[in-house]
């Protein structure tokens, strides 16, 4: 200084001038020019989780590692979402109860570990005080500390165990075209009795002679596809408590490649603030107008965000 809790939505506009990128038409064959049209987000971000897609000589078995954890459902899938039970917190009520928030919520009679204070002692005995008892012994009772004291108990966002899942890489994937000296040169080593290499580890498997390791000076590093019509968007109706699914109609909505989507000026809107005024309206001063920015695509989560709007519940006579 602000003032309940929960959820959802929007997130500047117009004009002029000068530019950028893509598409179509025109144009002299692509290019220049002209005309017309499209051109960032709710998070495009972090790259955390899950998928689509692509490739791999490496994907098998075992071990290790990582992730998840009540129950049911949704989904392409998920560690996400929805519902519900339990536990817990807050509020209301005399109360049964009602409303809202949170929740990593399998297992501690498999093993190991850990535990403040108090207490003699916390899994272990150098056992306290009083009383009783024995051949002897904390052998027995009571007191005392504590959540728990010789049947104990707690703790797994402690190791661990159980169940389930996980091959790796990542659009710089990958395919094609073009260009390039070069299947070049020097040294060493190896050629199936195989150098070297792939895998978290072992076994296994696989690649391997135009090889492998090193060296010197050089060459190339351009284009197309992937790539933007999709788990797509809006809307209608239906099923379902909901997440979500099905369906009617309509729509096409960035595609750059070192990376376009911008800059300047004027006006307006919104918010805050000061003034005139009648605490209004109107006029006016000054300030603010965020976070940020596509890069194969999609579903989530998390984080950032000036300002504004809406809904439900609670409270209040109502508003500030």
């Nucleotide at each position: 200084c602000c003032u309940g809790c929960a959820g959802g939505c929007c997130g500047c506009c117009u004009u002029a001038u000068c530019g950028c990128u893509c598409c179509a038409a025109u144009g002299a064959c692509u290019u220049a020019g002209u005309u017309g049209g499209g051109g960032a987000g709710g998070a495009a971000a972090g790259u955390c989780c899950g998928g689509a897609c692509a490739c791999c000589a490496u994907a098998g078995g075992g071990a290790a590692g990582c992730a998840u954890a009540g129950c049911g459902g949704c989904u392409a899938a998920c560690g996400g979402c929805c519902g519900u039970c339990g536990c817990u917190c807050c509020g209301a009520g005399u109360a049964u109860u009602c409303g809202g928030g949170g929740u990593a919520g399998g297992a501690c009679c498999a093993g190991u570990g850990c535990a403040a204070c108090a207490g003699a002692a916390a899994g272990a005995a150098u056992g306290u005080a009083c009383a009783g008892g024995u051949a002897a012994u904390g052998c027995u009772g009571u007191a005392g500390u504590g959540a728990a004291a010789u049947c104990a108990g707690g703790u797994a966002a402690a190791c661990u165990c159980u169940a389930u899942g996980c091959g790796g890489u990542g659009a710089a994937a990958u395919g094609c075209c073009a260009c390039g000296u070069a299947a070049a040169c020097c040294u060493g080593u190896g050629c199936u009795u195989g150098a070297g290499g792939g895998u978290u580890c072992c076994c296994g498997c696989c690649c391997g002679a135009u090889g492998c390791a090193g060296g010197a000076g050089g060459g190339u590093a351009g284009g197309c596809a992937g790539a933007u019509g999709g788990a797509g968007c809006a809307c209608u109706u239906g099923a379902g408590u909901a997440a979500u699914c099905a369906u009617u109609u309509g729509c096409c909505u960035a595609g750059a490649u070192a990376a376009a989507u911008g800059a300047u000026a004027a006006g307006g809107g919104c918010c805050g603030u000061g003034g005139u005024u009648a605490u209004a309206a109107a006029c006016u001063u000054c300030g603010g107008u965020a976070c940020a920015g596509a890069a194969u695509c999609c579903g989530g989560c998390u984080u950032a965000u000036a300002g504004g709007c809406c809904u439900g519940c609670u409270u209040u006579u109502u508003u500030u």

The RNA shown here (Bacterial RNase P class A) has 320 nucleotides and comes from a Flavobacteriaceae bacterium.
The RNAcentral record of the sequence draws on ENA.
Of the family's consensus pairs, 98% are formed in the model.
The gene name in the source record is rnpB.
The coordinates come from a structure-prediction model, not an experiment, and the mean pLDDT is 76.
Rfam family: Bacterial RNase P class A. Gene Ontology terms of the family: dimeric ribonuclease P complex, tRNA processing and ribonuclease P activity. Rfam's curators write: Ribonuclease P (RNase P) is a ubiquitous endoribonuclease, found in archaea, bacteria and eukarya as well as chloroplasts and mitochondria. By type it is a ribozyme.
The source organism's lineage runs through Bacteria, Pseudomonadati, Flavobacteriia, Flavobacteriales and Flavobacteriaceae.